[in-house]
Small-subunit ribosomal RNA, 5' domain from Pedobacter steynii, 522 nucleotides, folded computationally. It was read from a public genome assembly.
Context: one part of a larger RNA
């Protein structure tokens, strides 16, 4: 000199853009943060219309609509948060899988036959303070389970051809065995089953790169390799029985400490050094430890089970819970914000769609935390006033064009008026083209921010300047007070009676809605 997620002191007008718990991965009150589908299914509270009865306002039935709850499907593995752990194939980079998986999506082909038993819900009963649980009868499905059908699928097993990168791979193919399905409606749509390919996303492996310490020198028995089996989507000591004795290491094994990694950021001419906030990619975690289930995918933040610590309810028998989601509270700390609005847009889940949900997101609020921009007037104006301060030969200098005053302007501020874009789709209606539900066009509907940005009008200099420094480094000097005291100080140093260095004043300098100080990095 540059920089910062800064803090503190003094001060403070506005706007735009960004940023905002770096500490206790400490503990959390309350609300919200993941639901959706009636075009899968049964039943029904309730409402409307209507029929019958007679106890005349009730009971029963029919039709239509139809919640909440339930079964079922998809989603809940995303999005959002944090950086505990991890020095590792964790990350980065370049490859490989002839060793793999992939729901929804796209393309192509084939198929959808016929049965069965339940079970929630509803009803009845019981136990319990509650959470909730149990029993009886009864009912449906695109829920569940058999049978049939069967291939380019899988397995076993003859073969042929070609290709290699060793194990092998690709294509054709005889025989045998095994495995499917779901319907709903507005009747042409949605959906279902199997297979092949694609796309997307993942899994695994390898080379190289990726902290400190040798005051850590030896480490290792599933350890290193082999045969076989099990297991996995898949290779593999991943696991197991047996066999062999290997494997790593001063080019630093093992151990200890520290730490999420990268793109990047800051600095620097560069080489480097330091860092890893915000944004993007990857990884890891979700009170602590462990475990599996479901599923295409989790060993699952707002799922389950067990144990532990902690908190809460209790009728003492037993139960409920997990903000490192958004706000917010307490604590810690030098220090870090609203218990806001909207789904209008973008994106996501479900749905035929309408639509519903979305603390993602878009917006708004607070904060000079940073960067950028604007303003606090402009021009004229000398008896160069008074006051203050300084000098003094009693006259002068400075503040100072500064002020007053005159004229002008009106950004911002105040008041009034107008007023966007961001949004064209989905959807509805019509037309056209192809051909049978798609595409295009026309018309209609949709704004949280927002009466915001922006524009116009009115009056009026009106509403708006501070901070540090002035001995040298270093831009800027005098007076008074004090007298090695009080104090200053980044370094040198200053102060003991003339202090340009302390404190005040006048003046000056540098920055400026900021200015200084502290901390940290180059």
């Nucleotide at each position: 000199g540059g920089a910062u997620g800064a803090a503190c002191g003094c001060u403070a007008g506005c706007g735009g853009c960004a940023g905002g718990c770096c500490u206790a991965a400490u503990a959390c009150a309350u609300g919200c943060a993941a639901g959706u589908c009636g075009a899968a299914c049964g039943a029904u509270a309730c409402c409307a219309u209507u029929u019958a009865g007679c106890u005349u306002g009730c009971u029963a039935g029919a039709u239509g609509g139809g919640a909440a709850a339930g079964u079922g499907g998809c989603g809940c593995a995303c999005g959002g948060g944090u950086g505990c752990g991890u020095a590792a194939c964790g990350c980065g980079u370049a490859u490989g899988c002839a060793a793999c998986c992939u729901a929804c999506c796209u393309u192509a082909a084939u198929c959808a036959g016929g049965g069965g038993g339940a079970u929630a819900g509803c009803c009845c009963g019981a136990a319990g303070a509650a959470a909730u649980u149990c029993g009886g009868a009864u009912u449906a499905a695109c829920a569940c389970c058999g049978c049939a059908u069967a291939a380019a699928a899988u397995c076993a097993c003859a073969g042929u051809a070609c290709a290699g990168c060793a194990u092998u791979g690709u294509a054709c193919a005889a025989u045998g065995a095994u495995c499917a399905a779901a319907u709903a409606u507005u009747u042409a749509u949605a959906g279902g089953a199997u297979u092949a390919a694609g796309a997307u996303g993942g899994g695994c492996a390898u080379g190289c790169g990726u902290g400190u310490c040798a005051u850590u020198a030896g480490u290792u028995a599933g350890u290193u390799g082999g045969c076989g089996a099990g297991g996995u989507a898949a290779c593999g000591g991943c696991u197991c029985a047996c066999c062999a004795a290997g494997a790593c290491c001063a080019c630093g094994a093992u151990g200890a400490c520290u730490a999420g990694g990268g793109g990047a950021u800051c600095u620097g001419a560069g080489a480097g050094g330091a860092u890893g906030a915000c944004c993007c990619c990857c990884c890891a975690c979700a009170c602590u430890g462990g475990u599996a289930c479901u599923g295409a995918g989790a060993c699952a933040c707002g799922g389950a089970c067990c144990a532990g610590a902690c908190u809460c309810c209790u009728a003492c028998g037993g139960g409920a819970g997990g903000c490192a989601g958004c706000a917010g509270u307490a604590a810690g700390g030098a220090a870090u914000a609203u218990u806001g609005g909207u789904c209008a847009a973008u994106g996501g889940a479900g749905g035929c769609a309408a639509c519903u949900c979305u603390g993602a997101a878009c917006c708004a609020g607070c904060c000079a935390u940073g960067c950028c921009g604007c303003g606090u007037g402009c021009a004229g104006g000398a008896a160069g006033a008074c006051a203050g301060c300084c000098c003094u030969c009693u006259g002068g200098g400075u503040c100072g064009u500064a002020a007053a005053c005159u004229g002008c302007u009106u950004u911002u501020a105040u008041u009034c008026g107008g007023g966007a874009a961001u949004a064209a789709a989905c959807c509805u209606a019509c037309u056209u083209a192809c051909g049978u539900g798609u595409a295009a066009g026309u018309a209609g509907c949709u704004g949280a921010a927002u009466g915001u940005a922006c524009c116009g009008a009115a009056g009026g200099a009106a509403u708006a300047a501070g901070g540090a420094u002035c001995g040298g480094c270093u831009a800027a000097c005098u007076c008074c007070g004090u007298g090695c005291c009080a104090g200053c100080a980044g370094c040198c140093g200053c102060g003991g009676u003339a202090a340009u260095a302390c404190g005040g004043a006048g003046g000056a300098u540098c920055c400026a809605a900021g200015c200084g100080u502290u901390a940290u990095c180059c």